[in-house]
Context: one part of a larger RNA
RNA sequence: GAAUGAACGUUGGCGGCGUGGAUUAGGCAUGCAAGUCGUACGAGAAGAAACCUUAGCUUGCUUUGGUUUCGGACAGUGGCGAAAGGGAGAGUAACGUGUGGUUACUUGCCCCCGAGUUCGGGAUAGCGUUGGGAAACUGGCGGUAAUACCGAAUAAUAUCUUUGGAUCAAAGGUGUGAUUCCGCUCGGGGAUAGGACCGCAUACUAUUAGCUUGUUGGUGAGGUAACGGCUCACCAAGGCUGCGAUGGUUACCGGGUGUGAGAGCAUGGCCCGGCUCACUGGGACUGAGACACUGCCCAGACACCUACGGGUGGCUGCAGUCGAGAAUCUUCCGCAAUGGACGAAAGUCUGACGGAGCGACGCCGCGUGAUGGAUGAAGGCCCUCGGGUUGUAAACAUCUGUCGUAGGGGAGGAAAUUUUGACCGAUCCUAGGAGGAAGCACAGGCUAAGUUCGUGCCAGCAGCCGCGGUAAUACGAACUGUGCAAACGUUAUUC
Numbered sequence: 001g002a003a004u005g006a007a008c009g010u011u012g013g014c015g016g017c018g019u020g021g022a023u024u025a026g027g028c029a030u031g032c033a034a035g036u037c038g039u040a041c042g043a044g045a046a047g048a049a050a051c052c053u054u055a056g057c058u059u060g061c062u063u064u065g066g067u068u069u070c071g072g073a074c075a076g077u078g079g080c081g082a083a084a085g086g087g088a089g090a091g092u093a094a095c096g097u098g099u100g101g102u103u104a105c106u107u108g109c110c111c112c113c114g115a116g117u118u119c120g121g122g123a124u125a126g127c128g129u130u131g132g133g134a135a136a137c138u139g140g141c142g143g144u145a146a147u148a149c150c151g152a153a154u155a156a157u158a159u160c161u162u163u164g165g166a167u168c169a170a171a172g173g174u175g176u177g178a179u180u181c182c183g184c185u186c187g188g189g190g191a192u193a194g195g196a197c198c199g200c201a202u203a204c205u206a207u208u209a210g211c212u213u214g215u216u217g218g219u220g221a222g223g224u225a226a227c228g229g230c231u232c233a234c235c236a237a238g239g240c241u242g243c244g245a246u247g248g249u250u251a252c253c254g255g256g257u258g259u260g261a262g263a264g265c266a267u268g269g270c271c272c273g274g275c276u277c278a279c280u281g282g283g284a285c286u287g288a289g290a291c292a293c294u295g296c297c298c299a300g301a302c303a304c305c306u307a308c309g310g311g312u313g314g315c316u317g318c319a320g321u322c323g324a325g326a327a328u329c330u331u332c333c334g335c336a337a338u339g340g341a342c343g344a345a346a347g348u349c350u351g352a353c354g355g356a357g358c359g360a361c362g363c364c365g366c367g368u369g370a371u372g373g374a375u376g377a378a379g380g381c382c383c384u385c386g387g388g389u390u391g392u393a394a395a396c397a398u399c400u401g402u403c404g405u406a407g408g409g410g411a412g413g414a415a416a417u418u419u420u421g422a423c424c425g426a427u428c429c430u431a432g433g434a435g436g437a438a439g440c441a442c443a444g445g446c447u448a449a450g451u452u453c454g455u456g457c458c459a460g461c462a463g464c465c466g467c468g469g470u471a472a473u474a475c476g477a478a479c480u481g482u483g484c485a486a487a488c489g490u491u492a493u494u495c
Stems, first nucleotide, its partner, number of pairs: 001495004006491005013366006019359002026322003030319003035080003040077002047070006055062003087277003096202008105194002110190008118152004127142006158167003172182002203249003210240003215237008252274004256267004279300005302313004330356001332355003338352001339350004369399004379390004403436001405431005412424002439484005444465003450479005460467002
C1' cells in the first nucleotide's frame, strides 16, 4: 500500500447492488417449513332443493319425521412424493476431493420399439357394537370396497439348462352413439442419475521405526444390483515400511478468493460442484433409490406431562429465545415470477424462491447549494500595538431546485387470446422554499500541515526514533493549518 463475513471509538443526509452467528455441532418456549390425488376405493357430516307427512297458528309461514336429487367437510384404504429442495462443517489426511481412465452393475418418473391386459378367490381398515386407560393409545365381536392381497391360465427376443426341457405377469378408471384417452404387466433400446475399481496429485511431526492375524494369497461355498476376505471353512505364510509404514497433531475438498510484476505465499465466508453429519451410540425395515434432518426399533444423556401405573420430545429448516462472546438481523409479505411434489385438469402445497424490514458491514453513485459581494463588519486568535489572520468567509442582493418532502400520472417486471403483481417502479407533471443534510484524524522527523497559553521527569504522549526536570512546534486547551470525507481513526489478521 492492498485486503476482511470484522470489532471498537467519535460522527452520521439519500439511493443502488451485495452482505450479516466466524464463539457453545451449547440448550430451546411458540408458529410455520411435505404434501397431493374423488378420473383407484368403500362410506358420507353440515348445507340446499322438491315431494309426502306431523304439529302450531298469523292461512302461507314455522316445525317433527321420511323419500328422492344435489352437495361434499373430517377420517380411513390405496397410489405417487416424502432419498428432492433447505441447513451445518462435528468427523474425515481418506479413492474424501481434484484430474484422467476402467466396468463385474443398478436406474422410479421420461422417450422409442415388440408382446400381453383372460378366469377366479379370501381378507382387512374405515363403519357398527361393546370393553380397558388420566393420557398416549389399545382389545373383543360383526359386517364391507378397491388400481390393496392371493390363486389359476397364457409365455418369448426374458431366466435357468444336462440343449431334452423347465420357469416367470397383469388392474382397472373416466367418458362416448362410437372410435378414443389415462393407466397396468413382461421384454429390448435410449436418456438421466448412481454404485464399484484403478493411475497421479492432495498438511505438520522421526523428541513416533517398526506395523499387521481376515492380516497377504489360494481352493470351495455363501452374500451383493455388482467385482472383491465382503463373510465363512480349509490350505499356504505371507503383506506394508526410510520414495516415511504405524502412531500423534491439525484440517471437509475443489472451482475460486486475497496479495504480488511474476514465481509464489495465505485462504476456502457468500455463490456453484462433490463429501460428511442430523440430540449421542447402534440397527435394520420400506422402497427404483435411505441404513432416511421434521420415518421406525434399542440403549444413553437431557427436558416436559402424569391420576405415579405410564407416556412425550429432538430448530446443524425460516423467524424467534436463553447462554457464552469483542461480535452478527424480522416470531414480516406473497406464491405475482422461477422451480419442485401431486393431479387428466381446475387446482392444492411449497420459510425453496420472489420480496420487504433491520445494521455505514462492504463497494459504488449523489447531495449538503450557485453567482455577485470590502469601509476587508462584529467576534476569535496573534502582535513589534503600526497591524496581521480567520476572510468573499459571513451579512446583504439575485438565482437554482439535484436529493429529501407533499400531490398526481406511469412503461415495465406478465410470458399466453382473455385474466393474473406480494413487492418494486424507470420516467413525466405540479407545489413550496437555501430551507432538512459534516464530520473525523493529524500538524517534532519519517509525513502534507504551527503559533500562543497552561503544566514543570508531574500530568501525560508514543508505530519507530523519542518528547516532558520553567521560554515544550512532541503533554492539555485555544486559534490556525493539513489530509480524507458520510465517513474518519484504532485494534486484529493475510500478502